Background: Predicted 3D model of a 113-nucleotide RNA (SAM riboswitch aptamer (S box leader)) from Fictibacillus terranigra. Its Rfam family is "SAM riboswitch aptamer (S box leader)". About the family: The SAM riboswitch is found upstream of a number of genes which code for proteins involved in methionine or cysteine biosynthesis in Gram-positive bacteria. Of the family's consensus pairs, 97% are formed in the model.
RNA backbone atom coordinates (compact mmCIF):
# COMPACT_ATOMS: atom_id res chain seq x y z
C1' N A 1 0.00 0.00 0.00
C1' N A 2 -3.48 -4.27 0.12
C1' N A 3 -6.67 -7.80 2.54
C1' N A 4 -9.33 -10.04 6.96
C1' N A 5 -12.16 -9.07 11.18
C1' N A 6 -14.35 -5.59 15.17
C1' N A 7 -15.81 -0.57 16.76
C1' N A 8 -17.94 4.37 15.01
C1' N A 9 -25.21 8.38 18.52
C1' N A 10 -20.68 7.54 25.11
C1' N A 11 -16.68 10.17 26.92
C1' N A 12 -12.30 14.16 27.20
C1' N A 13 -8.72 20.67 26.66
C1' N A 14 -5.38 24.36 28.90
C1' N A 15 -0.70 26.97 27.65
C1' N A 16 2.95 28.26 23.90
C1' N A 17 4.68 28.88 18.40
C1' N A 18 3.22 30.19 13.81
C1' N A 19 -0.22 32.79 10.46
C1' N A 20 -5.09 31.31 6.75
C1' N A 21 -7.22 28.79 5.90
C1' N A 22 -9.68 24.32 7.96
C1' N A 23 -13.40 19.87 8.92
C1' N A 24 -10.97 13.46 3.63
C1' N A 25 -13.65 13.70 -1.29
C1' N A 26 -18.72 16.16 -3.96
C1' N A 27 -22.59 19.11 -2.48
C1' N A 28 -24.81 21.49 1.84
C1' N A 29 -23.56 23.25 6.48
C1' N A 30 -20.22 24.93 9.79
C1' N A 31 -14.75 26.56 12.29
C1' N A 32 -11.44 30.57 11.86
C1' N A 33 -7.71 36.93 12.45
C1' N A 34 -12.23 37.24 19.76
C1' N A 35 -6.23 33.50 15.84
C1' N A 36 -8.66 28.60 13.41
C1' N A 37 -5.59 23.84 10.40
C1' N A 38 -0.69 22.35 12.15
C1' N A 39 3.38 21.38 15.90
C1' N A 40 5.51 21.46 20.73
C1' N A 41 4.46 21.24 26.70
C1' N A 42 1.75 19.41 29.87
C1' N A 43 -3.40 17.61 31.69
C1' N A 44 -7.21 14.46 30.19
C1' N A 45 -10.80 10.38 28.04
C1' N A 46 -11.36 5.82 26.42
C1' N A 47 -10.60 0.12 26.91
C1' N A 48 -8.19 -1.85 20.66
C1' N A 49 -3.75 -4.46 22.07
C1' N A 50 -2.35 -5.48 27.08
C1' N A 51 -2.21 -7.21 32.48
C1' N A 52 -5.57 -9.50 35.88
C1' N A 53 -9.53 -12.37 38.32
C1' N A 54 -13.60 -15.59 37.71
C1' N A 55 -17.00 -19.00 34.35
C1' N A 56 -18.34 -21.94 30.24
C1' N A 57 -14.94 -25.41 27.00
C1' N A 58 -12.05 -32.05 25.38
C1' N A 59 -9.19 -28.67 23.24
C1' N A 60 -8.51 -23.93 20.14
C1' N A 61 -11.45 -20.32 22.18
C1' N A 62 -15.76 -17.71 24.04
C1' N A 63 -17.65 -14.78 28.01
C1' N A 64 -17.87 -11.26 32.06
C1' N A 65 -15.24 -8.09 35.43
C1' N A 66 -11.54 -5.29 37.68
C1' N A 67 -6.76 -2.05 36.06
C1' N A 68 -4.33 1.78 33.14
C1' N A 69 2.52 0.97 34.03
C1' N A 70 3.49 0.11 28.47
C1' N A 71 1.79 0.01 22.54
C1' N A 72 -1.70 3.23 19.48
C1' N A 73 -6.16 6.31 19.05
C1' N A 74 -8.97 9.94 20.28
C1' N A 75 -9.62 15.49 23.29
C1' N A 76 -16.25 21.20 17.57
C1' N A 77 -20.69 19.83 15.77
C1' N A 78 -22.86 11.41 15.51
C1' N A 79 -18.13 9.54 11.13
C1' N A 80 -21.28 17.43 11.16
C1' N A 81 -25.21 16.25 7.65
C1' N A 82 -26.25 13.99 3.10
C1' N A 83 -25.07 11.28 -1.24
C1' N A 84 -26.74 4.74 -3.74
C1' N A 85 -29.88 0.91 -2.98
C1' N A 86 -34.35 -0.98 -0.22
C1' N A 87 -38.67 -0.24 2.57
C1' N A 88 -42.48 2.75 5.95
C1' N A 89 -45.23 7.38 6.75
C1' N A 90 -46.88 11.85 4.96
C1' N A 91 -47.90 14.14 0.49
C1' N A 92 -50.89 15.12 -4.54
C1' N A 93 -47.30 15.75 -8.67
C1' N A 94 -42.30 18.93 -7.31
C1' N A 95 -39.37 12.10 -9.66
C1' N A 96 -41.04 16.38 -3.18
C1' N A 97 -40.34 15.57 2.42
C1' N A 98 -39.88 12.55 6.95
C1' N A 99 -38.12 7.61 8.90
C1' N A 100 -35.72 3.15 9.22
C1' N A 101 -32.56 -0.78 7.65
C1' N A 102 -28.30 -1.79 4.62
C1' N A 103 -24.56 -0.44 1.00
C1' N A 104 -20.34 2.66 -0.12
C1' N A 105 -16.65 5.89 1.23
C1' N A 106 -14.17 7.35 5.38
C1' N A 107 -11.25 6.82 10.41
C1' N A 108 -9.12 3.81 14.74
C1' N A 109 -7.83 -1.20 16.35
C1' N A 110 -5.84 -5.97 15.89
C1' N A 111 -3.78 -9.33 12.42
C1' N A 112 -2.06 -10.95 7.92
C1' N A 113 0.36 -10.15 2.78
RNA sequence: UUCUUAUCCAGAGAGGUUAAGGGAAUGGCCCGUUGACACCUCAGCAACCUUCAGCUCAAAAGCUGAAAAGGUGCUAAGUCCAACAAGUUCGAUAUGAACUUGAAAGAUAAGAA